[in-house]
Molecule: Bacterial RNase P class A
Organism: Cellvibrionales bacterium
RNA sequence: UGAGUCAGCUAGGCAGCCGCUGGGCUUUUAUGCCUAGAGGAAAGUCCGGGCUCCAUAGGGCGGGACGCCUGCUAACGGCAGGGGCGCGUGAGCGUACGGAAAGUGCAGCAGAGAGUAGACCGCCCGAUUAUUUAUUUGCUUGCAAAUGAGUGGUCGGGUAAGGGUGAAACGGUGCGGUAAGAGCGCACCGCGCGGCUGGUAACAGUUCGCGGCUAGGCAAACCCCGUUCGGAGCAAGGCCAAAUAGGAAUCCAUUGGUGUGGCCCGCACUGGAUUCGGGUAGGCCGCUAGAGGUGUCUGGUGACAGGCAUCCCAGAUGAAUGGUUGCCACGGUCAGCAAUGGCCGACAGAACCCGGCUUAUGGCUGGCUCGCUUU
Numbered sequence: 001u002g003a004g005u006c007a008g009c010u011a012g013g014c015a016g017c018c019g020c021u022g023g024g025c026u027u028u029u030a031u032g033c034c035u036a037g038a039g040g041a042a043a044g045u046c047c048g049g050g051c052u053c054c055a056u057a058g059g060g061c062g063g064g065a066c067g068c069c070u071g072c073u074a075a076c077g078g079c080a081g082g083g084g085c086g087c088g089u090g091a092g093c094g095u096a097c098g099g100a101a102a103g104u105g106c107a108g109c110a111g112a113g114a115g116u117a118g119a120c121c122g123c124c125c126g127a128u129u130a131u132u133u134a135u136u137u138g139c140u141u142g143c144a145a146a147u148g149a150g151u152g153g154u155c156g157g158g159u160a161a162g163g164g165u166g167a168a169a170c171g172g173u174g175c176g177g178u179a180a181g182a183g184c185g186c187a188c189c190g191c192g193c194g195g196c197u198g199g200u201a202a203c204a205g206u207u208c209g210c211g212g213c214u215a216g217g218c219a220a221a222c223c224c225c226g227u228u229c230g231g232a233g234c235a236a237g238g239c240c241a242a243a244u245a246g247g248a249a250u251c252c253a254u255u256g257g258u259g260u261g262g263c264c265c266g267c268a269c270u271g272g273a274u275u276c277g278g279g280u281a282g283g284c285c286g287c288u289a290g291a292g293g294u295g296u297c298u299g300g301u302g303a304c305a306g307g308c309a310u311c312c313c314a315g316a317u318g319a320a321u322g323g324u325u326g327c328c329a330c331g332g333u334c335a336g337c338a339a340u341g342g343c344c345g346a347c348a349g350a351a352c353c354c355g356g357c358u359u360a361u362g363g364c365u366g367g368c369u370c371g372c373u374u375u
C1' cells in the first nucleotide's frame, strides 16, 4: 500500500421560534408551567413464547416439525463451545450431520455389465479345419501316413489379472501360485469387530489382537427410529350506553345434537343447522413496571447466570412524535498553491408485549490472513 476475513460502535450535536400527543402541577382555567415522545432493523410475518378465549380438558390414530455431542434459554427450527465431513493458499466459512445387511423406489448416454452386475477386445484349454514347417516310416524319385511346432478361421469350456466405455465398474501395491487367472495364498496398506489410552460425550489415537479378504450413491425419495407438538388469536377478550322486530320460514332432533383444524373414545351441556328480513358500528378497559433498561462486581473459553446500585424510557385510534433558522461535527465531491468556499449525504415510521432468524442500509474503529514495494 492492495485485497480479504472476523468483530464492535453509531444512525448526528447544541440553541432559538412556532406547532402536535400522553402524563403531572396550580386554581390567576390562562394561547399557564413542568416533563416524556418512532428503529437497528419498527420491515418480512418465518419460528418460539407471555397473555386472552374455547374449557372442566384427558387419551389414541392420523398429521406436522426437528435430527452429531455437550451446554444456554421461558421456549425454539434460535444461540455458544466442540466433533465429523466439505470449501478456501490462509485468516476463516458452510452444514443438506440418526438409519442404506427392515422393506419399496430412483439414476440420461456410453458400455458386456451400474449393486446378490457382467464378457466387447483380449488370455488359457480342448475339438475341428486350412496352410507352413521339422522328424520318422512306407513306397511308385515325390506322394501318403503318424507325431510335434507356428499362423489363420469356426465351435465348446475356463477367466475377470490386462485393455476399452463411463463421473463412477464389487478394495490398492507387490510376491507366490495357476493351463491362463482371481484374496486363490502371503506381506504391507485399506476395511470391519474387539481391546487399551485420552475425552462428560460426539469422536480421536494405537509398534495390541482377531477376521473375512464382502455388501457403491440417493432418505432435502417413500420409509424406519428417537424427541416434540390442542386450536384460534388484541380484528383475542371484557364492561357500559343506545337502537331495533323477544322477527319470519324450512329441516333435523334424546337410538339425537352441539362443543376452536381431521377421525375415534371419554367428558360437559341440552337443542342445532340453513335462508330471508331488521337494528347497532358509540364510549371505556385490555394498552404498557417488564422472562425490563443501564452501570459495576463475581463465575464461566463462550452463549449466559447470579449479586449490588440505579432508572421509568410512546401508548396514538383516519391515527401525535413535526416544521424552520443558525452554528458545530463526520464522510464524499468540485474549485483553489494554500487558507477557504460551494454542493451532496443511507435503509426507513410504533399500534398487545417479548426472545430469535431473514432481508435493506450510510459512517467510524479494531484484530487477523494473503500479495506487492521499500528499509
Base pairs, nucleotide, nucleotide: 001371002370003369004368005367006366007365008364009363010362012328013327014326015325016324017323018322020037021036022035023034024033025032039347043358044357046356047355048354049353050352051233052232053231054230058265059264060263061262063229064228065227066226067225068082069081070080071079072078083097084095085094086093087092098224099223103222104221105218106217120163121162122159123158124157125156126155127154128153129152130151131150132149133148134147135146136145137144138143139142171189172188173187174186175185176184191211192210193209194208195206196205197204198203237285238284239283240282247276248275249274250273251272252271256270257269258268259267292311293310294309295308296307297306298305299304330345331344332343333342334341335340